[in-house]
RNA sequence: AGAGUUUGAUCCUGGCUCAGAUUGAACGCUGGCGGCGUGCUUAACACAUGCAAGUCGAACGAGAAAGUCCUAGCUUGCUAGGGCGAGUAAAGACGGGUGAGUAACGCGUGAAUAAUCUACCUUCGAAUCUGUGAACAACACACCGAAAGGUGUGCUAAUACCGGAUAAUAUCUUUUGCCCUUCGGUGUAAAAGAUCAAAGGCGGCCUCUUCUUGAAAGCCGUUGUUUGAAGAUGAGUUCGCGUACCAUUAGCUAGUUGGUGGGGUAAAGGCCUACCAAGGCUACGAUGGUUAGCUGGUCUGAGAGGAUGACCAGUCACACUGGAACUGAGACACGGUCCAGACUCCUACGGGAGGCAGCAGUGAGGAAUCUUGCGCAAUGGGGGAAACCCUGACGCAGCAACGCCGCGUGAGUGAUGAAGGCUCUUGGGUCGUAAAGCUCUGUCAAUAGGGAAGAAAUCGAUUAUGGUUAAUAUCCAUAGUUGUUGACGGUACCUAUGAAGGAAGCACCGGCUAACUCCGUGCCAGCAGCCGCGGUAAUACGGGGGGUGCAAGCGUUAAUCGGAAUUAUUGGGCGUAAAGCGAGUGUAGGCGGUUUGUUAAGUCAGAUGUGAAAGCCCGGGGCUCAACCCCGGAAGAGCAUUUGAAACUGGCAGACUUGAGUAUGGGAGAGGAAAGUGGAAUUCCAGGUGUAGCGGUGAAAUGCGUAGAUAUGUGGAGGAACAUCAGUGGCGAAGGCGACUUACUGGACUAAUACUGAGCUGAGAUGCGAAAGCGUGGGGAGCAAACAGGAUUAGAUACCCUGGUAGUCCACGCCGUAAACGAUGAGCACUUGGUGGUGCGGGAUUUAACCCUCGCAGUGCCGUAAGCUAACGCUUUAAGUGCUCCGCCUGGGGAGUACGGCCGCAAGGUUAAAACUCAAAGGAAUUGACGGGGGCCCGCACAAGCGGUGGAGCAUGUGGUUUAAUUCGAAGCAACGCGCAGAACCUUACCUGGUCUUGACAUCCUGAAAACGUGCUGGAAACGGCGAAGUGCCCUUCGGGGAAUUUAGUGACAGGUGCUGCAUGGCUGUCGUCAGCUCGUGUCGUGAGAUGUUGGGUUAAGUCCCGCAACGAGCGCAACCCUUAUCCUCAGUUACCAUCAUUCAGUUGGGGACUCUGUGGAGACUGCCGGUGUCAAACCGGAGGAAGGUGGGGAUGACGUCAAGUCCUCAUGGCCCUUAUGACCAGGGCUACACACGUGCUACAAUGGGCGGUACAAAGGGCAGCGAAGCCGCGAGGUGGAGCCAAUCCCAUAAAGCCGUCCUCAGUUCGGAUUGGAGUCUGCAACUCGACUCCAUGAAGUCGGAAUCGCUAGUAAUCGUGGAUCAGCAUGCCACGGUGAAUACGUUCCCGGGCCUUGUACACACCGCCCGUCACACCACGGGAGUCGAUUGGUCCCGAAGUGCGUGAGCUAACCCGCAAGGGAGGCAGCGUCCUAAGGAAUGGUCGGUGACUGGGGUGAAGUCGUAACAAGGUAGCCGUAGGGGAACCUGCGGCUGGAUCACCUCCUUU
Repeated sequence: AGAGUUUGAUCCUGGCUCAGAUUGAACGCUGGCGGCGUGCUUAACACAUGCAAGUCGAACGAGAAAGUCCUAGCUUGCUAGGGCGAGUAAAGACGGGUGAGUAACGCGUGAAUAAUCUACCUUCGAAUCUGUGAACAACACACCGAAAGGUGUGCUAAUACCGGAUAAUAUCUUUUGCCCUUCGGUGUAAAAGAUCAAAGGCGGCCUCUUCUUGAAAGCCGUUGUUUGAAGAUGAGUUCGCGUACCAUUAGCUAGUUGGUGGGGUAAAGGCCUACCAAGGCUACGAUGGUUAGCUGGUCUGAGAGGAUGACCAGUCACACUGGAACUGAGACACGGUCCAGACUCCUACGGGAGGCAGCAGUGAGGAAUCUUGCGCAAUGGGGGAAACCCUGACGCAGCAACGCCGCGUGAGUGAUGAAGGCUCUUGGGUCGUAAAGCUCUGUCAAUAGGGAAGAAAUCGAUUAUGGUUAAUAUCCAUAGUUGUUGACGGUACCUAUGAAGGAAGCACCGGCUAACUCCGUGCCAGCAGCCGCGGUAAUACGGGGGGUGCAAGCGUUAAUCGGAAUUAUUGGGCGUAAAGCGAGUGUAGGCGGUUUGUUAAGUCAGAUGUGAAAGCCCGGGGCUCAACCCCGGAAGAGCAUUUGAAACUGGCAGACUUGAGUAUGGGAGAGGAAAGUGGAAUUCCAGGUGUAGCGGUGAAAUGCGUAGAUAUGUGGAGGAACAUCAGUGGCGAAGGCGACUUACUGGACUAAUACUGAGCUGAGAUGCGAAAGCGUGGGGAGCAAACAGGAUUAGAUACCCUGGUAGUCCACGCCGUAAACGAUGAGCACUUGGUGGUGCGGGAUUUAACCCUCGCAGUGCCGUAAGCUAACGCUUUAAGUGCUCCGCCUGGGGAGUACGGCCGCAAGGUUAAAACUCAAAGGAAUUGACGGGGGCCCGCACAAGCGGUGGAGCAUGUGGUUUAAUUCGAAGCAACGCGCAGAACCUUACCUGGUCUUGACAUCCUGAAAACGUGCUGGAAACGGCGAAGUGCCCUUCGGGGAAUUUAGUGACAGGUGCUGCAUGGCUGUCGUCAGCUCGUGUCGUGAGAUGUUGGGUUAAGUCCCGCAACGAGCGCAACCCUUAUCCUCAGUUACCAUCAUUCAGUUGGGGACUCUGUGGAGACUGCCGGUGUCAAACCGGAGGAAGGUGGGGAUGACGUCAAGUCCUCAUGGCCCUUAUGACCAGGGCUACACACGUGCUACAAUGGGCGGUACAAAGGGCAGCGAAGCCGCGAGGUGGAGCCAAUCCCAUAAAGCCGUCCUCAGUUCGGAUUGGAGUCUGCAACUCGACUCCAUGAAGUCGGAAUCGCUAGUAAUCGUGGAUCAGCAUGCCACGGUGAAUACGUUCCCGGGCCUUGUACACACCGCCCGUCACACCACGGGAGUCGAUUGGUCCCGAAGUGCGUGAGCUAACCCGCAAGGGAGGCAGCGUCCUAAGGAAUGGUCGGUGACUGGGGUGAAGUCGUAACAAGGUAGCCGUAGGGGAACCUGCGGCUGGAUCACCUCCUUU
């Protein structure tokens, strides 16, 4: 620091996901040791049991009976003393827990307290006098109660309570002076008056007094007590600033805001009360709602930030829930009190008790969180003079890998690269120096032994010094010596012993992301963080092997930050991706021109205070290191105070003119609103002329018309709109504005001067705002939603046509939205140019006009100037460069929807979510493909012709059906006379039956026998059974061995036309013999890509030429190859024969001329001429030539497409069968037959058929062969066997043609199917199931519907011939020659193809994509009669405990009066009252749960109906609005281009 994921690919936008760090975690698998930490995040749920707050006899009384312990005396069970134990008194407000509540002065930070208190502690003063003062517990007695507990009577003490005295620098009142002042006071000083206190205890001494044993007073010491001042500590209160979300919470408030008097408090204060005034808070967010303890810090991050508030520390709040006070220095009190409520427990039913959010522990909840441990040894706390006691604070231990840190599970050597596993191309590779083996070490663990530090004190003993004193006593202080105290603890640590011995797992291995193979499975099982994997060869599932990562842990899940610049202060955007309000005016607010002075709020600098400790950082130190701990330091935003500076911003005061505005002149304009006027046209009415149609469409029909339409002319009525001018012309903020005239009125511009003296933007707010729509009243010619009819159509709720109502128009009032668009907010400034047009003005021209030129304002276009942009594009009218202000955006869908609020008569508008769901949605551009887009071009593509197919019969192939089987494959063109160049058996793969199992075929091993051949017999055969015969070849040591063959056996293996052509090779088809397909370098572009390859010509051709940021090249085209057409050369046998002989015959001699055959050459190249063309390529015409523009034909098939075809040609991976899916045999089947299709043959006849005669080929084949002549047969054929391994012989007569004759238009002398009979040939065998011959029979068929095929010249058509396969079997296939046409104007259309361009929502590429209703399933949500609950407001009732107030006739010790009785002061019970918790009643608000039914939404496999959108998507689409319709949608009105194509206009650019 980035990466994956939208696409065929690209760039961008944008979301989702991952890699990192972290945690009080949990879960899964696994688990050796130690150190240091941490451990109910959920139910502030309920709690059994034990413990967590006691202590003091040196404050006090008692210390009784019984009990127990210790000491002394002894009478040995008695006495005396002490301890335990209840009460008064003092601690219990700390320590410990939790986070429910709280959005608050609660917390943080900084101030204030001149508005306050403070027990214990410290310092400095003063005092500690007095009383037979009065009680109450304990205690005793009596009584009640189950208990808890209580009542009455009586006794008693105090450092408990009370009275008195005295007292100040205390408090209060009054007076005066001074200082400061925020004018409120406060501080200080002085004077006078009034008021307020106490408690003693312990130890010691006898110097003084009494008495003298000793004690008291006294003295000394110590500790208390009271009062005052100060400090320290702690606490209270107040204020500035900061402190979550929601505006779908906008108004809240009557003690409310302030004042005065009073009360209350430690203390200011509406804190409380009476009266008076009517205030106070709020858009800088009041009030309400939801959530939450806050902070130091913690986690993350580069930082800014974001998240968080466990442990530790500070603070607040709470203690079963709610309320209340008492005591006290401090509480409205966790282990106190009272009351109410809920719950639990005890009960004798009358009544009582309780509060673990202390430590352990239990139950419950939950994914989940520990021991009912040890000790006060240390630290700290309470009490005490102290010893000491108490202390679940704390120190330790236990449990838990919960976290961090450290250590170990061994080290070295060791290649027969062992065995074994896995894999394998069978060679090997890998685990792997890994193991074993050999040599070492001993951390940890185990056992044994030793063994620190944490301990300092206190206290005891003793010594010394000092202080005090009358005193060498004591006491106090200090110092020394000595003794005593350890839970942890079987401690840490050290040593010894023996032994590699006891100690490794988890996740992952498709990409991101380090790490690959085998088997199993077969869209199943499963995986998955995202993309995605799995449908028979899965590196993605499961297992194995191997590898990678981390390691006593490893993964998963959850959560936070990061990456995310994905809320953007640092640090984003808004033309088209999400995003500029429809557009003005203007309030608050924000920002603001030049200059002078002043101020010092902001700003800057210095100083001071604070910023707790811990933590982070730095340095050092201690545990062996580290984690951890200790010490020191540094740093620190902010806040506050203070001293300065004065540039900038702000404030105040003054000035200026350039921004802005006002005044004057002038012209331009569909700017607005009102009144009036005008002509053309449509329609209607009246009457005239006139007659049969009119109208409408793609074509029609509905409609109108003989009751007189349309047409034509005259007159009239009425409403609406204003042709031409008219223009990317004008005006207006936008919407918008168009005949003419008049008056009214707004704004802009220009020219020149004068004046004023600063503004811009603009949340809320407010006026305007197309069309449609609404209300009321008019008006209504045309047009026209709805509606009706006619067409179209499968349907047509549409497009088209005929009608037609709201509406469109006017007045007034609503509505407030549009693709309200430049999809571009307003203002200011700056930044190269070119060229139009509008308005005004200036200069020049003698004047005017034109022309030229300059300035200002508005409005267009071009533009690679720069710059910006993802690109497209923008470019002085910015989307460039800057500033100011406002609005808006944050993935797609759900949804601009629901609910709520506001507005509206309604339609609806505005504001505006969530659940759920997806991994995309989107922008621009690229390459293709496609278009019922455009341009150009080609092809037997159409057209022009010729002949066919489709109809008939037959042949053949296919489908279907049938069958035991009808083997299998091929499926639009590009399957169907195809594989099959030939199924009677064989072939043969299929069926039935009979058989074999190392096999019909191959290799290896063992045994035997040579082998071959042959006879009889069973059987359908395969296959057996019984015999006879018979040994060979090579070597030999004579035993035998070997080769070949046969047979038997054994197991490795053979075998498979079984599956997968979607695992493959090879081969093939097709587009297509179409002209295309690419590359290198360069250049352009961020890039995909482009250029080249496009353009102008030309060609059969990307063929060639020219031009050009391209220059070249490759595969294709063409040529090279074969054949054919002409000539030449050479060679002549089996071919040929002109000349010379010869024959029946080139038969023979001969010839080498000709034909022909074969070899080698020539020839044709747009080479020549003319024209056209760009001086080109090329085309047209001509000459010559056998042939002329590729001469004809063939072979030759670019990059690629179709998962095209073939596993049944062959080869081959994988899978499957192995006495069978292999092998053998016989018979059957592939030949079936209602039917459908393809390809052919023969015909339907006279251009013909029959008969007779007669002529002319080419190319082939032949030894298991072709087979002549001759003879026989009507014929197929038979016989025969000459010749021929072939230019020699044979197949082998070519046929159509020509000559002659019959038939004469008919189901025929056409046609030949079918059938009967008789034969021939091949072959073991023609029944299923061959071909041919003869005789007889003589079917359909009279030229073929829709539709469709081939062919452009030696072609079509027609005629015959040969060959392959083959025993036999062709109408098929391949080849050969004979005869031999017609037509092509042309490219509009159909089909296919090529190039350029355009649109695209397609890329599996239009056989594409895709919309909505309906039906089914599931999910979340809204409404909903209601219903249930929570919370809250105001009103009312009742009102516990308790404080205050009042009363207090009942009761009453201290003080006062009184001799007393009694009274008074004071107090108590009780009662009343204000307030008030809980409770109750009716009524509202808010939120949540549930709810019959209902509404839309989302997601689902291949459902139904249509086809709305994307191409001109077949009616261009979309926006707003209204109506209509199963549905997408359709139609009307207005608007937009984010519409293709063609034409026109205008403008611009170039020439």